[in-house]
Molecule: transfer RNA
Organism: Desulfobulbus sp. Tol-SR
RNA sequence: GCCGGAGUGGUGAAACUGGUAGACGCACUGGACUCAAAAUCCAGCGGAGGCAACUCCGUGUCGGUUCGAUCCCGACCUCCGGCA
Repeated sequence: GCCGGAGUGGUGAAACUGGUAGACGCACUGGACUCAAAAUCCAGCGGAGGCAACUCCGUGUCGGUUCGAUCCCGACCUCCGGCA
């Protein structure tokens, strides 16, 4: 230099033929249980605004296509593999 793959909450990992993003698990927080703890069970758990109801934003970054993009297109960044 060329080719291919990957990048999604704190973390692992789904959602892959464009139609509610974050299922499920781990971690964490609160509670129940316990003399206490572990285990187990219940609830919560991206960001911003708002008293609240709720609204807006968020899939590596920046653009594009589209009524609508994690998904399609372009450029770039990082990592992994192959070829030279």